[in-house]
RNA sequence: AGCUCAUCCAGAGGGGCAGAGGGAUACGGCCCGAUGAAGCCCCGGCAACCCUCCAGUCGGCUCUCGUAGAUCAGUUUUGAUCGUUUCGGCGAGGCUCCCGGCUAGGGAAGGUGCCAAAUCCGUCUCACGGCGAGGUGCGUCGUGAGGAAGAUGAGGA
Numbered sequence: 001a002g003c004u005c006a007u008c009c010a011g012a013g014g015g016g017c018a019g020a021g022g023g024a025u026a027c028g029g030c031c032c033g034a035u036g037a038a039g040c041c042c043c044g045g046c047a048a049c050c051c052u053c054c055a056g057u058c059g060g061c062u063c064u065c066g067u068a069g070a071u072c073a074g075u076u077u078u079g080a081u082c083g084u085u086u087c088g089g090c091g092a093g094g095c096u097c098c099c100g101g102c103u104a105g106g107g108a109a110g111g112u113g114c115c116a117a118a119u120c121c122g123u124c125u126c127a128c129g130g131c132g133a134g135g136u137g138c139g140u141c142g143u144g145a146g147g148a149a150g151a152u153g154a155g156g157a
Stems, first nucleotide, its partner, number of pairs: 003155006013043005021032003026123004044115003049111002051107003055103006063093005069082005119149001124146009
């Protein structure tokens, strides 16, 4: 670099160096910036992805009891697969321990991340509404949904 998944309308800034740009990229818009941009350093903070604690719930594992049926396709004739007693299939119960999923809540040592504006907004597609014109189409404005692109984290090769 590329792949998968999740999140992206919340939150959180001071100082020093530096000296003109910055808001990812292209275009358009709108902003920030000599009351000091980018970048680097120090300190602080936010958040909770990784991590961790607790509760609930579901599933697995396991245990007990009962039982010979269960599932799928087709159809009113059935067929296939699994099972018919050490275990197994199905049902009910328990659920101490262990593992995993989900939900709600708490923590923050560490690994990241982040600390103007929704990822600053739009661009592509669709839907709805307003306006223009005789209708459709189209144009434009607005709203909503989705996509693309991007950012961050986690995972895996």

About this RNA: Model confidence (mean pLDDT): 77 of 100. A computed fold for a 157-nucleotide RNA, annotated as SAM riboswitch aptamer (S box leader).